A computed fold for a 346-nucleotide part of an RNA from an uncultured prokaryote, annotated as small-subunit ribosomal RNA, central domain.
RNAcentral holds the full RNA, with entries from ENA.
The coordinates come from a structure-prediction model, not an experiment, and the mean pLDDT is 87.
Its Rfam family is "Bacterial small subunit ribosomal RNA".
Context: one part of a larger RNA
RNA sequence: UUGGGUUUAAAGGGUGCGCAGGCGGACUAUUAAGUCAGUGGUGAAAUCUCUCGGCUCAACCGAGAAACUGCCAUUGAAACUGAUAGCCUUGAGUGUAGUUGUAGUAGGCGGAAUAUAGCAUGUAGCGGUGAAAUGCUUAGAUAUGCUAUAGAACACCGAUCGCGAAGGCAGCUUACUAAACUAUCACUGACGCUCAUGCACGAAAGCGUGGGGAGCAAACAGGAUUAGAUACCCUGGUAGUCCACGCCGUAAACGAUGAUAACUCGAUGUUGGCAAUAUAUCGUCAGCGUCCAAGCGAAAGCGUUAAGUUAUCCACCUGGGGAGUACGAUCGCAAGGUUGAAAAUC
Numbered sequence: 001u002u003g004g005g006u007u008u009a010a011a012g013g014g015u016g017c018g019c020a021g022g023c024g025g026a027c028u029a030u031u032a033a034g035u036c037a038g039u040g041g042u043g044a045a046a047u048c049u050c051u052c053g054g055c056u057c058a059a060c061c062g063a064g065a066a067a068c069u070g071c072c073a074u075u076g077a078a079a080c081u082g083a084u085a086g087c088c089u090u091g092a093g094u095g096u097a098g099u100u101g102u103a104g105u106a107g108g109c110g111g112a113a114u115a116u117a118g119c120a121u122g123u124a125g126c127g128g129u130g131a132a133a134u135g136c137u138u139a140g141a142u143a144u145g146c147u148a149u150a151g152a153a154c155a156c157c158g159a160u161c162g163c164g165a166a167g168g169c170a171g172c173u174u175a176c177u178a179a180a181c182u183a184u185c186a187c188u189g190a191c192g193c194u195c196a197u198g199c200a201c202g203a204a205a206g207c208g209u210g211g212g213g214a215g216c217a218a219a220c221a222g223g224a225u226u227a228g229a230u231a232c233c234c235u236g237g238u239a240g241u242c243c244a245c246g247c248c249g250u251a252a253a254c255g256a257u258g259a260u261a262a263c264u265c266g267a268u269g270u271u272g273g274c275a276a277u278a279u280a281u282c283g284u285c286a287g288c289g290u291c292c293a294a295g296c297g298a299a300a301g302c303g304u305u306a307a308g309u310u311a312u313c314c315a316c317c318u319g320g321g322g323a324g325u326a327c328g329a330u331c332g333c334a335a336g337g338u339u340g341a342a343a344a345u346c
Stems, first nucleotide, its partner, number of pairs: 004317003007300002012314001014201004021194003025088001027086005033081002035077008049065006091191001092188003095184006103177007110154001114150008125136002162169002206247006215241002220236004258313006266291009276281002295302002319346002328339004
């Protein structure tokens, strides 16, 4: 390389959009680029193959044939691919009528809890642990009541639920924005699928500037434990956690399972619609789960939400370790990210 693979053995990009590229629905006509057939030319000799022959055989050599799977020209064929023209509605999209949700952005509002401050009641402890101590407290703590302020998070509902491309999203409400599903089958008429490079989004931590800071809490300090204890436990506590703007671009970013389309028994639960009979059943579409037939799989298991049977496109893998390291390039304020080897070795 061919091939074989990618849930767990190496291997699916974190996710989407999308240019180029690749692939692409039904019918008709034309064309003849690909495709197929015929003919002509060319495809040097040698080599290779076959058949004869010459050296006593063979290697070797000679003769003939075949071959040179190619290219060019020309004459035809028209199924398939392409091109051109027309046409269609099933793919795709739009309209109309409904429905749905913790989808997003910005603003407003709410109660509980916590902390702090003030006032009041009240007196000797509180707190914490396996047990303690550090700590707080007669300068009146803890506890209880009232008032005020602050920041952050939203109990119950709540779920095996829902929404979102993924990351993710939950108090209530308003505005704006996006989406999906169902019914209808009115409209457009293949407008589609995938997508290297690219662009956008992307948890937490971290970084920059300016705010904010209740609780929690890396670092740090103290008290314990212990042989020691740079820990686990306790008392404190700073970055940070929160907000605005700008970076970073990584995660077990997981379903460890790329996207799209088609096909292939059933059972059961549930979410959102629609229809029917009828008032609790049933049908259908789109999701979310569980169990299984066939089939697949090394097995575990998967099984119409496939890891089954196929098609198209993209990404990735090729023994361990060295190593996601070095070097170079590139991005970044930095931390670092992306790309990514080799030697020696088993």